RNA sequence: CGGGCUGUGGCUCAGCUUGGCUAGAGCGCUUGACUGGGGGUCAAGAGGUCGCUGGUUCAAAUCCAGUCAGCCCGA
Numbered sequence: 001c002g003g004g005c006u007g008u009g010g011c012u013c014a015g016c017u018u019g020g021c022u023a024g025a026g027c028g029c030u031u032g033a034c035u036g037g038g039g040g041u042c043a044a045g046a047g048g049u050c051g052c053u054g055g056u057u058c059a060a061a062u063c064c065a066g067u068c069a070g071c072c073c074g075a
Stems, first nucleotide, its partner, number of pairs: 001074007010027004020058001029045006051067005
């Protein structure tokens, strides 16, 4: 310098092809119930607006362009 993959709640990931419900799951966290307590089970809840910027569109996590970080390949 060129190419590829990844980036989504605190953590691990799904969703991206095929744009359209208020962006979901597990773990973790908070509260409550059961229990003498711990643990455990059950119920409820908080927490992200999708790495960043811009564009297309009635509408973008999803399409396009640029860019940042990590990893890999080539030179």

Predicted 3D model of a 75-nucleotide RNA (transfer RNA) from a Planctomycetales bacterium. The sequence was found in a public genome assembly. Rfam family: tRNA. It is annotated as a transfer RNA. Its mean pLDDT, the model's own confidence on a scale to 100, is 81.